[in-house]
Molecule: c-di-GMP-I riboswitch aptamer
Organism: Syntrophomonadaceae bacterium
């Protein structure tokens, strides 16, 4: 150095929930809070996949289709700490 992920040190992130906000919503954001995570770091037009439907479309109604909206703590791709076997 690369694969890997053992002891370990330096640290580092923060689900669920609650407050409060933005939003049609999915979900974001901030403060409590900690299930966990060796990338739970960054990327959404590099690719898969999921979720949502204001808005268009279809439907007699129920309802159903689309992302231009989101989710990387699905998987991915990029870089990054330490260093046993």
């Nucleotide at each position: 150095c690369g694969u890997c992920g053992a002891a370990a040190a330096u640290g580092g992130c923060a689900a669920a929930c609650c407050u409060g906000u933005u939003g049609a919503a999915a979900a974001g954001c901030a403060g409590g809070g900690a299930c966990g995570c060796a990338a739970a770091a960054c990327u959404a037009u590099a690719g898969g996949g999921c979720c949502u439907a204001c808005g268009g479309g279809u439907u007699u109604u129920u309802a159903c289709c689309c992302a231009u909206g989101g989710c990387a703590g699905c998987c991915a791709g990029u870089u990054g700490c330490c260093g046993a076997a």